[in-house]
Context: one part of a larger RNA
RNA sequence: GGCGCAUGGUGAAUGCCUUGGCAUCAAGAGCCGAAGAAGGACGUGACAAGCUGCGAUAAGCUUUGGGUAGGCGCAAAUAGCCUGUGAUCCAAAGAUCUCCGAAUGAGGAAACUCACGUAGGUAACCCUACGUAUCUUAUAGUGAAUACAUAGCUAUAGGAAGGUAAACCUAGGGAACUGAAACAUCUAAGUACCUAGAGGAAGAGAAAGAAAAAUCGAUUCCGUCAGUAGCGGCGAGCGAAAUCGGAAGAGCCCAAACCAAAGAUUUAUCUUUGGGGUUGCGGACAGAACAUAAAUGUGGUGGCUAUUGUAAUUGAAGAUAUCUGGAAAGAUACACCGUAGAAGGUAAUAGUCCUGUAAGUGAAACAAGAAGACCAUAGUUCUGCUCCAGAGUACCACGAGACACGUGAAACCUUGUGGGAAGCAGGGAGGACCACCUCCCAAGGCUAAAUACUACUUGAUGACCGAUAGUGAAGAAGUACCGUGAGGGAAAGGUGAAAAGAACCCCGGGAGGGGGAGUGAAAUAGAACCUGAAACCGUGUGCCU
Numbered sequence: 001g002g003c004g005c006a007u008g009g010u011g012a013a014u015g016c017c018u019u020g021g022c023a024u025c026a027a028g029a030g031c032c033g034a035a036g037a038a039g040g041a042c043g044u045g046a047c048a049a050g051c052u053g054c055g056a057u058a059a060g061c062u063u064u065g066g067g068u069a070g071g072c073g074c075a076a077a078u079a080g081c082c083u084g085u086g087a088u089c090c091a092a093a094g095a096u097c098u099c100c101g102a103a104u105g106a107g108g109a110a111a112c113u114c115a116c117g118u119a120g121g122u123a124a125c126c127c128u129a130c131g132u133a134u135c136u137u138a139u140a141g142u143g144a145a146u147a148c149a150u151a152g153c154u155a156u157a158g159g160a161a162g163g164u165a166a167a168c169c170u171a172g173g174g175a176a177c178u179g180a181a182a183c184a185u186c187u188a189a190g191u192a193c194c195u196a197g198a199g200g201a202a203g204a205g206a207a208a209g210a211a212a213a214a215u216c217g218a219u220u221c222c223g224u225c226a227g228u229a230g231c232g233g234c235g236a237g238c239g240a241a242a243u244c245g246g247a248a249g250a251g252c253c254c255a256a257a258c259c260a261a262a263g264a265u266u267u268a269u270c271u272u273u274g275g276g277g278u279u280g281c282g283g284a285c286a287g288a289a290c291a292u293a294a295a296u297g298u299g300g301u302g303g304c305u306a307u308u309g310u311a312a313u314u315g316a317a318g319a320u321a322u323c324u325g326g327a328a329a330g331a332u333a334c335a336c337c338g339u340a341g342a343a344g345g346u347a348a349u350a351g352u353c354c355u356g357u358a359a360g361u362g363a364a365a366c367a368a369g370a371a372g373a374c375c376a377u378a379g380u381u382c383u384g385c386u387c388c389a390g391a392g393u394a395c396c397a398c399g400a401g402a403c404a405c406g407u408g409a410a411a412c413c414u415u416g417u418g419g420g421a422a423g424c425a426g427g428g429a430g431g432a433c434c435a436c437c438u439c440c441c442a443a444g445g446c447u448a449a450a451u452a453c454u455a456c457u458u459g460a461u462g463a464c465c466g467a468u469a470g471u472g473a474a475g476a477a478g479u480a481c482c483g484u485g486a487g488g489g490a491a492a493g494g495u496g497a498a499a500a501g502a503a504c505c506c507c508g509g510g511a512g513g514g515g516g517a518g519u520g521a522a523a524u525a526g527a528a529c530c531u532g533a534a535a536c537c538g539u540g541u542g543c544c545u
Base pairs, nucleotide, nucleotide: 001544002543003542004541005540006539007538008537009536015530016494017493020465021464022462023461024460025459026458027457028456029454030453031163032162039100040099041098042055043054044053046078050074051073061094062093063092064091065090066089070082071081072080105114106113107112115132116131117130118129119128120127121126134160135159136158137157138156139155140154141153142152168199169197170196171195172194173193179186183233209216210215220247221246222245223244230238231237251446252445253444254390258275259274260273261272262271263270264269280424282388283387284386285384286383287382288381289380290379297377298376299375300374301373304372307368308367309366310365312361313360314359318334320333321332322331323330335352336351337341343355344354345353395419396418397417398416399415400414401413405431426441427440428439429438430437481488482487501529504516505515506514507513
């Protein structure tokens, strides 16, 4: 030195575990903010660096309800306290709530600086309380050029602003990579992204509809129709609708004609308020006839009610025997409960030990809240000389967009520019256009449910993960650290059933070192702590060289 055998160190794989994650389902909730939010800074403990809580009343104050013997957070220990006159803890309501931040008295390099007015306090410096931003709406006052007036200014009262859930929705803007095997129409795609706005949903919505049956009857969503009809350098690709079957179901209000009142006034009318009226055999007005009280609709009202939520509470049956063991819940034997044999814990695997579970019960306070109750809300029909029925609108031309539809035979819908109607004997649509026929009534508005989503709360589930996995994060994680900054972004879990965490002795300068002793089932479980593979490094020994 090599090959074996034995035994260690180092190292962290593996196995087992789970405090943490991931996904889904059901229900709830779907907003907070000038009464100062979200988010922060700085403080706050006997000692206090971090996290958590809280705010100069500062790990807390008050009330009400629950609950019961311990308590002073994570977090041990010391000191000192609180507590059957009911603490700690849980729930509801309230008080306090520094400074910054929309930040709003002015300024500002956030958490700072400097003011003014009124009131109060102090010997004084000074202190305390409240108010003082902007825009907008309403009302009032004042009031220019300019006579009346108006603009402006001032005061008072109300509103707004900002945040978010990186979701869902509507609207205004709006790409490119890519595909077409290149590329320009086209596609990707009205997607990503930006902006504005809103709600718990939004948007849409009670036919100037769909259709072709003498049909249907607001909207939305799902299935089907159908990868069909179509569109398309007829390439790549794009791609309906009606019908039918379901979910849900709800319908209404103005403008106008006409009437009344008030006001203005250039005497022609206008404005405001109230009545009236709302649809495709309408309404007003005039005349005639019949009715005289009626709502399964709509809207509104209340400290209305059931019920539900936010603490809780009752809750069956072996402290059974023997054996093994450190420990019984295991094995053996004999019992018991079950509307409870879900689950977790307890020194190994417990229906009957603990917490619970099934099934019941429960609220001083706060919140949600049907059905029902109560109130309000409609006269009908016929006749017709007259009046009304949404105008720079419909429609046309040109240019665009949007419709599954790329200009096409291109309707329907929207509108930038120009032109520009009718008036119920009216008007629009039925995919150029015309006729006939059929359907409907634009140019005003509101409307629940079925639908979309999940930051948040509660419960449940998993042929989801098990510490290089699962969230980036199972520990002070968006932390440490990196970057001027936008931003990037970790590593790191396990003693034991219980600290019983090794008194005391010895070696040593000392150690988180070692040897005894002791604890423990175990210390090769000793805190660098479960198991403890391999690489790598030793020690002892056998054989060979």